[in-house]
Context: one part of a larger RNA
Molecule: small-subunit ribosomal RNA, central domain
Organism: Sphingobacteriia bacterium
RNA sequence: UUGGGUUUAAAGGGUGCGCAGGCGGCCUAUUAAGCAGGGGGUGAAAUAUGGCGGCUCAACCGCCUUACUGCCUCCUGAACUGUUGGGCUUGGAUGCCGUUGGGGGCGGCGGAAUGGGGCAAGUAGCGGUGAAAUGCAUAGAUAUGCCCCGGAACACCGAUCGCGGAGGCAGCUGCCCAAACGGUCAUCGACGCUGAUGCACGAAAGCGUGGGGAUCGAACAGGAUUAGAUACCCUGGUAGUCCACGCCGUAAACGAUGAUGGCUCGGUGCCGGCGACAGACUGUCGGUGCCCAAGCGAAAGCGUUAAGCCAUCCACCUGGGGAGUACGGCCGCAAGGCUGAAACUC
Numbered sequence: 001u002u003g004g005g006u007u008u009a010a011a012g013g014g015u016g017c018g019c020a021g022g023c024g025g026c027c028u029a030u031u032a033a034g035c036a037g038g039g040g041g042u043g044a045a046a047u048a049u050g051g052c053g054g055c056u057c058a059a060c061c062g063c064c065u066u067a068c069u070g071c072c073u074c075c076u077g078a079a080c081u082g083u084u085g086g087g088c089u090u091g092g093a094u095g096c097c098g099u100u101g102g103g104g105g106c107g108g109c110g111g112a113a114u115g116g117g118g119c120a121a122g123u124a125g126c127g128g129u130g131a132a133a134u135g136c137a138u139a140g141a142u143a144u145g146c147c148c149c150g151g152a153a154c155a156c157c158g159a160u161c162g163c164g165g166a167g168g169c170a171g172c173u174g175c176c177c178a179a180a181c182g183g184u185c186a187u188c189g190a191c192g193c194u195g196a197u198g199c200a201c202g203a204a205a206g207c208g209u210g211g212g213g214a215u216c217g218a219a220c221a222g223g224a225u226u227a228g229a230u231a232c233c234c235u236g237g238u239a240g241u242c243c244a245c246g247c248c249g250u251a252a253a254c255g256a257u258g259a260u261g262g263c264u265c266g267g268u269g270c271c272g273g274c275g276a277c278a279g280a281c282u283g284u285c286g287g288u289g290c291c292c293a294a295g296c297g298a299a300a301g302c303g304u305u306a307a308g309c310c311a312u313c314c315a316c317c318u319g320g321g322g323a324g325u326a327c328g329g330c331c332g333c334a335a336g337g338c339u340g341a342a343a344c345u346c
Stems, first nucleotide, its partner, number of pairs: 003318004007300002012314001014201004021194003025088005031082001033081002035077008048066001050064005091191001092188003095184006103177007110154001115149006125136002162169002206247006216240001220236004258313006266291009295302002319346003328339004
């Protein structure tokens, strides 16, 4: 609960595609479903409204009236919404030319570094910390040089940067796929917006099968610290971290800000185009930042990338705890996820 809200107080779905549904640009004709006016029918009685009356009053009862906001039907109107027909180009889409990016997929290659192996050379320490110790080392370590192996990540460039729907994306290179923007105004001619259910994508961790395993490193072991130390620090170290395929479907999935369109001063930087190479300080489209007018806001702040002013559609909120729990259902191999209460209590 006909209300007001959703950046931070409770509240925007993690993101996209999209069926149904809701909503829908300009001109014209048509129709008359919505809409409007008028007429007719019906809307039982009781109840209810106003008035009058009867029981001494009232409750109660009787009479008249109104109402019953509705439904059906006929006539009329045609602005708006809808229907049907015709037309238009500004919304949207397409073509052509060009540009841009760390957008995606698969493959090839490279150097630095860590670790390991071999050889050389060399001797007593190395490592680690607040200080130490565990640990490693005369069976020759650490440090140094050369060769080799393997896995993972790509310093500088690098940004207050770019791209992507979100998650996210960074060495170089080839192939494939997709996108955005600018220019041209050539083509279509409202083909649009949103989107419950649905479908797809979706960091990390986790799961299954197989591989791989350098580094780091839950668990675990040891050394310290400490009153204790199931931690913080140190030495090790399994899963994992990596790859392929299949699951999981969560997050402070954040701009804590849903999508789309329109409207509302300026200043300043950067990125991608176009335009112009001067008699010029400027233009224009798209993006990304900062500062501000009006306005908004509880304030912080927001402010043409709105949290301003409007419109459409979706999602969500309604005191704290109990609780994102229980139960049921659906999904999952499991972990668990989604949906999601109540008693009780303050």